The RNA shown here (TPP riboswitch aptamer (THI element)) has 94 nucleotides and comes from an uncultured Saprospirales bacterium. It was read from a public genome assembly, where an Rfam model found it.
RNA sequence: GAAAUACUCUAGGAGUGCCAUUUAGUUGGCUGAGAAAUAUCCUUUGAACCUGAUUUGGUUAGCACCAACGUAGGAAACGAGUUUUGCCAGUCUU
Numbered sequence: 001g002a003a004a005u006a007c008u009c010u011a012g013g014a015g016u017g018c019c020a021u022u023u024a025g026u027u028g029g030c031u032g033a034g035a036a037a038u039a040u041c042c043u044u045u046g047a048a049c050c051u052g053a054u055u056u057g058g059u060u061a062g063c064a065c066c067a068a069c070g071u072a073g074g075a076a077a078c079g080a081g082u083u084u085u086g087c088c089a090g091u092c093u094u
Base pairs, nucleotide, nucleotide: 001087003085004084006082007081008080009079010077011043012042013041014040017030018029019028020027049074050073051072055068056067057066058065
């Protein structure tokens, strides 16, 4: 000096479903990082998330619950800083 890991800050993006109940993201149950959560996740190394989709197969009380679709089409940082690790280069000493 650049890169990587972890952390912090700032800017931005995203989802919040199914069943019962409720005036109500009110209460309880299911999966999950997160189902309005003082939260969680993601930001081009982009499956966070959207379209395709009232899709297809399986499963379930039901549902993105699982898989396919998916090397498909879109989708938000050329951010800053700190620590650690090894690598490369230079200088000095032995």